[in-house]
RNA sequence: GGGCACAUAGCUCAGCUGGUGAGAGCACGGCUCUUAUAAAGCCGGGGUCGAUGGUUCGAGUCCAUCUGUGCCCA
Numbered sequence: 001g002g003g004c005a006c007a008u009a010g011c012u013c014a015g016c017u018g019g020u021g022a023g024a025g026c027a028c029g030g031c032u033c034u035u036a037u038a039a040a041g042c043c044g045g046g047g048u049c050g051a052u053g054g055u056u057c058g059a060g061u062c063c064a065u066c067u068g069u070g071c072c073c074a
Base pairs, nucleotide, nucleotide: 001073002072003071004070005069006068007067010026011025012024013023019057028044029043030042031041032040050066051065052064053063054062
């Protein structure tokens, strides 16, 4: 330099063919239980979906550019 893939909560990820309120597990906070801790159970906080534009009545999802990461080729 060329090509491909990925980017959603603190971490690992789901989100099917664009359509209701953006989710799961772990982690975190509170409560129950316990002499206490752990485990278990219940409740809760936390994200404008990498950025900027575009298409559409409607975008996490489609398109373009950029940024970052990984892989392959040279």

A computed fold for a 74-nucleotide RNA from a Candidatus Uhrbacteria bacterium, annotated as transfer RNA. Rfam family: tRNA. Rfam describes the family as follows. Transfer RNA (tRNA) molecules are approximately 80 nucleotides in length.